Context: one part of a larger RNA
Molecule: small-subunit ribosomal RNA, central domain
Organism: Picea engelmannii
RNA sequence: UUGGGCGUAAAGCGUCUGUAGGUGGCUUUUCAAGUCCACCGUCAAAUCCUAGGGCUUAACCCUAGACAAGCGAUGGAAACUACCAAGCUGGAGUACAGUAGGGGUAGAGGGACUUUCCGGUGGAGCUGUGAAAUGCAUUGAGAUCGAAAAGAAUACCAAUGGCGAAAGAACUCUGCUGGGCCGACAUUGACACUGAGAGACGAAAUCUAGGGGAGAAAAUGGGAUUAGAUACCCCAAUAGUCCUAGCUGUAAACGAUGGAUACUAAGUGCUAUGUGUAUCAACUCGUGCAGUAAUGUAUCUAAUGCGUUAAGUAUCCCGCCUGGGGAGUAUGUUCACAAGAUGAAACUC
Numbered sequence: 001u002u003g004g005g006c007g008u009a010a011a012g013c014g015u016c017u018g019u020a021g022g023u024g025g026c027u028u029u030u031c032a033a034g035u036c037c038a039c040c041g042u043c044a045a046a047u048c049c050u051a052g053g054g055c056u057u058a059a060c061c062c063u064a065g066a067c068a069a070g071c072g073a074u075g076g077a078a079a080c081u082a083c084c085a086a087g088c089u090g091g092a093g094u095a096c097a098g099u100a101g102g103g104g105u106a107g108a109g110g111g112a113c114u115u116u117c118c119g120g121u122g123g124a125g126c127u128g129u130g131a132a133a134u135g136c137a138u139u140g141a142g143a144u145c146g147a148a149a150a151g152a153a154u155a156c157c158a159a160u161g162g163c164g165a166a167a168g169a170a171c172u173c174u175g176c177u178g179g180g181c182c183g184a185c186a187u188u189g190a191c192a193c194u195g196a197g198a199g200a201c202g203a204a205a206u207c208u209a210g211g212g213g214a215g216a217a218a219a220u221g222g223g224a225u226u227a228g229a230u231a232c233c234c235c236a237a238u239a240g241u242c243c244u245a246g247c248u249g250u251a252a253a254c255g256a257u258g259g260a261u262a263c264u265a266a267g268u269g270c271u272a273u274g275u276g277u278a279u280c281a282a283c284u285c286g287u288g289c290a291g292u293a294a295u296g297u298a299u300c301u302a303a304u305g306c307g308u309u310a311a312g313u314a315u316c317c318c319g320c321c322u323g324g325g326g327a328g329u330a331u332g333u334u335c336a337c338a339a340g341a342u343g344a345a346a347c348u349c
Stems, first nucleotide, its partner, number of pairs: 003322004007304002012318001014201004021194003025088004033081002035077004040072003049065006091191001092188003096183001098181002103177007110154001114150003118146004125136002163168001207246005215241001220236004258317006266295001268293004273288004300305001323349003332342003
């Protein structure tokens, strides 16, 4: 546990699909379950309340009345919700014609860079730092030219830009494939929204097996610095980083802002697309829809700020919070190779 809240104070599940459930557009009809009205029964007495009365008063006691939610029966009403039946097109789909895109997946190809190796030229240093040293080099380094190999990443374009549910995703081409948006006329006729459980996807790192390994680089070794230096700096360097098949299921998984619908000033950009005026054409000037930005009115807010992409005004559904610590701990359960999820209390301030 009512209530009040969830951008930053505690609090939005990492994201989506979807079962049960909850909620649900417009018109007409049926019915009377919910709802409403009338009346009846019952709801012990005492108590409480009101008006009287009795003890000298009071407390106390007596008499009468009133009150009473609820439950049940009967008779009605039919606006709303539910139900029955029939329709509608505005919500939501389907078909059609276009369109933008680093959306996904598989394959093929390209150049630049780095390193290594081979060969030529050449001959003493190179590297590195605050300064050095370790390190590399006359068994020819560094520099420069040519040939070869490998792996990883894709300069410029590039943006306040585009796409995706999120994670994410960028060299070029091709195959397969998902979603969005715009347009006009058809078509179905509420088929919708949310979503406990459940399922799917889910950066990096870790793990298992097999490959691969250029660069950079946890661990580790060495050189410095320092009182020390298990560091910052330097020289090396393994796992891993890459690929294939699995596991894991977590992040400041952030817009720290759940999803859907409707309404509420204004002007200014960008992206995709339609249309009006105009034109040979491209511009220009308007206008519609969808997205994405920065200002800003009203409002809201503790303030900061938010502000038609709301943190405004409302409705529906889900998740979550309830002082700090103890503690995301213990225990149990569950999943797992390990890590994870769920998740208290005593005590204390």